This is a predicted structure of a 350-nucleotide part of an RNA (small-subunit ribosomal RNA, central domain) from an uncultured organism. Its Rfam family is "Bacterial small subunit ribosomal RNA". Gene Ontology terms of the family: ribosome and structural constituent of ribosome. The prediction has a mean pLDDT of 88. The RNAcentral record of the full RNA draws on ENA and SILVA.
[in-house]
Context: one part of a larger RNA
RNA sequence: CUGGGCGUAAAGGGCGCGUAGGCGGGCUUUCAAGUCGGGUGUGAAAACUGGCGGCUCAACUGCCAGCCUGCACUCGAUACUGUUGGUCUUGAGUACGGGAGAGGAGAGCGGAAUUCCAGGUGUAGCGGUGAAAUGCGUAGAUAUCUGGAAGAACACCAGUAGCGAAGGCGGCUCUCUGGCCCGAUACUGACGCUGAAGCGCGAAGGCAUGGGGAGCAAACAGGAUUAGAUACCCUGGUAGUCCAUGCGGUAAACGAUGGGUACUAGGUGUCGGGGGUGUCGACCCCCUCGGUGCCGCAGCAAACGCAUUAAGUACCCCGCCUGGGGAGUACGGCCGCAAGGCUGAAACUC
Numbered sequence: 001c002u003g004g005g006c007g008u009a010a011a012g013g014g015c016g017c018g019u020a021g022g023c024g025g026g027c028u029u030u031c032a033a034g035u036c037g038g039g040u041g042u043g044a045a046a047a048c049u050g051g052c053g054g055c056u057c058a059a060c061u062g063c064c065a066g067c068c069u070g071c072a073c074u075c076g077a078u079a080c081u082g083u084u085g086g087u088c089u090u091g092a093g094u095a096c097g098g099g100a101g102a103g104g105a106g107a108g109c110g111g112a113a114u115u116c117c118a119g120g121u122g123u124a125g126c127g128g129u130g131a132a133a134u135g136c137g138u139a140g141a142u143a144u145c146u147g148g149a150a151g152a153a154c155a156c157c158a159g160u161a162g163c164g165a166a167g168g169c170g171g172c173u174c175u176c177u178g179g180c181c182c183g184a185u186a187c188u189g190a191c192g193c194u195g196a197a198g199c200g201c202g203a204a205g206g207c208a209u210g211g212g213g214a215g216c217a218a219a220c221a222g223g224a225u226u227a228g229a230u231a232c233c234c235u236g237g238u239a240g241u242c243c244a245u246g247c248g249g250u251a252a253a254c255g256a257u258g259g260g261u262a263c264u265a266g267g268u269g270u271c272g273g274g275g276g277u278g279u280c281g282a283c284c285c286c287c288u289c290g291g292u293g294c295c296g297c298a299g300c301a302a303a304c305g306c307a308u309u310a311a312g313u314a315c316c317c318c319g320c321c322u323g324g325g326g327a328g329u330a331c332g333g334c335c336g337c338a339a340g341g342c343u344g345a346a347a348c349u350c
Base pairs, nucleotide, nucleotide: 003322004321005320006319007304008303012318014201015200016199017198021194022193023192025088026087027086028085031082033081034080035077036076037075038074039073040072041071042070048066049065050064051063052062053061054060091191092188093187094186095185096183097182098181099180103177104176105175106174107173108172109171110154114150115149116148117147118146119145120144121143125136126135162169163168206247207246208245209244210243211242215241216240220236221235222234223233258317259316260315261314262313263312266295267294268293269292270291271290272289273288274287275286276285299306300305323350324349325348332343333342334341335340
């Protein structure tokens, strides 16, 4: 000496379910595998270490002892781990009673706005910009009123608010459906945690087939700007955006912070529930469980900052990092209709 790390320096898998595996609550019992002790055998020689010798010394070398930290057998020990049986309820779960919610899927409905169509009124402009022009308009536009059609999105409420594992979810109603929280008992009796593989979900954009298409708008066209302007600005405008089914599987998929459990000062706001004081009652005040924010002690940290929602103190399991470029590239493999995705180097160079 027998690694150190992962919020921002390289590094948390996009998220979940879950197989193997790893790890695992209290009491008691069995065995004695791990563990610990004794004994026996073995552990070649050389080397190494110590002692004593031989070459005039040393290197070199001889002898003796140690060492060879191991393995096997055997006799014991039983605290811990494991194993067997029994038992318990605090972990986990089930039942019961309440509760909040943009959680998911399907169907139906609504109003505002926009565009278009038809008609009425009405006349010379409208639109757009820094200023303009392209564009639209006497074949009657813009404006305004009435009626109709279509598609998409749901102002205010709206909030460090809520829900979801993540992606994400926002008009209203109904149907189906997942999860969560609280309360008081009863029940099961460790049934738990994590999770390589595997399977599923997964924004936007993209792809396939069919539909739909109001607005917006890559590409594209034109007008401007400019030295140029393959842009920023303007007028148009097709994929796409929407629906159904399937594929794809990426992201600054971010809290740039994996999951679980326990412990470690507080203060303050807010959401959901329960209890208490009080009251006719709602408020108010106090306690408590679960979420979500801010501030802050110890501690941590390179600093910034984190701080009971930890980046603190510990344990368990998984993923990942190991100088920059080359490169998330090449090759191979697997997946995909394709686009491409996953896995993932080296030479060379600093």